A computed fold for a 360-nucleotide RNA from a Gammaproteobacteria bacterium, annotated as Bacterial RNase P class A. The source organism's lineage runs through Bacteria, Pseudomonadati, Pseudomonadota and Gammaproteobacteria. It was read from a public genome assembly, where an Rfam model found it.
Parts: sequence; C1' cells; structure tokens
RNA sequence: UAAGCUGACUAGGCAGUCGCUGUGAUGUGUUUAUCAUAGAGGAAAGUCCGGGCUCCAUAGGAUGCAGUGCCAGAUAACGUCUGGGCGGUUAAAGCUGACGGAAAGUGCCACAGAAAAUAUACCGCCUAUGCACAUAGUAUAGGUAAGGGUGAAAUGGUGUGGUAAGAGCGCACCGCACUUGUGGCAACAUAGGUGGCAUGGCAAACCCCACUGGGAGCAAGACCAAAUAGAGGCUGAUGUUUCUUUUAAACAACCUGUGAUCCGCAGGCAGCCGGGUAGGUCGCUUGAGGUGUAUGGAGACAUACAUCCCAGAUGAAUGACUGUCCAUGACAGAACCCGGCUUAUCGGUCAGCUUACCAA
Repeated sequence: UAAGCUGACUAGGCAGUCGCUGUGAUGUGUUUAUCAUAGAGGAAAGUCCGGGCUCCAUAGGAUGCAGUGCCAGAUAACGUCUGGGCGGUUAAAGCUGACGGAAAGUGCCACAGAAAAUAUACCGCCUAUGCACAUAGUAUAGGUAAGGGUGAAAUGGUGUGGUAAGAGCGCACCGCACUUGUGGCAACAUAGGUGGCAUGGCAAACCCCACUGGGAGCAAGACCAAAUAGAGGCUGAUGUUUCUUUUAAACAACCUGUGAUCCGCAGGCAGCCGGGUAGGUCGCUUGAGGUGUAUGGAGACAUACAUCCCAGAUGAAUGACUGUCCAUGACAGAACCCGGCUUAUCGGUCAGCUUACCAA
C1' cells in the first nucleotide's frame, strides 16, 4: 500500500420562522393565552422464542401432545448468550453444526449391479477329469472373493509373507472391541495392554432415552356514567335418606369450571330467544431501567457506590419553509413493557487481527 476478518459507535449537522403532543408553572375563566421542558429505531419490522403483568382460579396428579438435545457456566427465563470439546470449511484471521441413541423394534436405500443387510458370483483366477492336440479352447465337478466392472455406498484399510489360486490365513501399522494409567469439574485428549476382531448408511424417518412445559391475552382486566324490558319467554339436569312442618343437611346422579382425556378439587346451575349501551377514566410508563467508576471473573455477567428520568398518542402527536456545511442522507414510525433471535439497509468513524507486496 492492497485485499480480507472481528468488535464497537453513528444514522445528516447548525441557525432562523411558523405549526403539533405530553408534563409543569403563571394567568384567565365565556372562549383561551404565555413561558419552561421533553418528544420514534438499530432494527420501532417479522410475531419466531422467553418472560413481567392481568384474568380463569382454590389449582394438584397422571397420560397424551409439544419443545430442546456435546460439556461447563451466565440469565428472571429461553430454542438466547459466554467459554470449552469434537466435526465440517478456509492459505489464514475466522465462519459454522438439526452435536443423545442404529446391538430395543419397525421402515427406507431409486437406477445400475451377481448381490444393498438373515445380502453375493457378472467378468475373472486355480485344481481334477474328459474331449481336442497348437485351434491354448470347451464340458462337468470342486475351491475362491485378492483383481476388474456397477454404484453415493459392496462387509475393515494399506503393505508384506504365504497359497494350487486366494482369504486376517499369518505379521506390521491404522481401525474396532475390552481394559489400565495420566491430564481435565466435564465433554474429551493422550500413552500402554489384550484380542484377529466387523452387521453399512439414514432418526431434518417412525421410534427409544434425558430434561422442560396450565390456558387466554392490554381488543387482558378494573371502575364510573347512561339507557333498556329482568315481577319477559323457552329448553335440559333431581332420585333416595334424615327431620313434626317449612326449611335444611347428607348420599348418589347430572351439569359447569381458559388446550385434550382420566382421577382429584371447587361450585349448583347450564343453554337459547329478545332489548339497551358501545361514552369516559384507569391500566399507560420509575423499569429484571440508563450512564459512569471500582472490584471479581478468560468471558457472558455479577456486586458496590454515584448519578439521571429518557414518548405515552387514541382515526392516532415531532411537520412545513429558508439559509448554510458536508459524509449529499439507505432500510424505514412506538400503541402494555422488557430480554433475545431473524430479516431489510445508504454511508461515515475507531480499535484489533490475517495474508501478499515494497521500503528501512
């Protein structure tokens, strides 16, 4: 200097003139006015996860269903994050994994191929006998899976010895199974011993194992006001026992209770027709909050101290104009709140790392 990788910040600035919303103060009170102050995002998006909060509701157990899936941590929690292990990928910095189990069972592996998991001999190789007799072939029987072919994958791999030809048939190394030591909290790594030892892959197939899980949602929910027709109508579920009676109680049945089924628990009603209202207030923003410093930790983060208040609209508030600077402005607007993930995206700045070239 060039290319790349990782992390963080920013997201037009400044000035002026009018305009909008919240809060506070002053003032006015018939209408309303002035001042101060605050006022959309890094993703506000998707609604994919997790919660806080509200209600069912007093809310338990089992099955089923759903989710997650290496190890150790962080967190309110998570399918998130941090670190580590193993695998894949890259020249590297880095990036990435749907990462438990195939000997519990079921299922699939097209086509090709002899044969695709209770699997095999197409070409071939060897031996014996017969025919044949240079035409080196052919028939039968036996042995074989090393070589070739097919395929994504062919029943351990490479080498070597041996054999009629071959084969873990023997040996060496690798692999596999069992086992011992060392390091590590662990996943794992590493060194050794014994054994010729094997039945491939797919679970993002069903399944098995481990762990986790009530539901509905701010259009939740609470209150006020107003109006109407609750002394309106209809349907279903009620039997036994006790009590002098009314009534009440108990048992059973039935019904209802915010995912399904069963048990338990609670309650005594459940449903339909018709009419009115659909207005206002709260919920609604002080939070698992932001920032700074110190300490601890490899880190995510935690603790302590200090400091700050940072949108609450409700048919939906921040817009318009002018001047100027430059990096010439992309993707794009809160609606109960928060922690993540994913997607879209014009630029600018800073820090660290990798590689190539050049110079010193």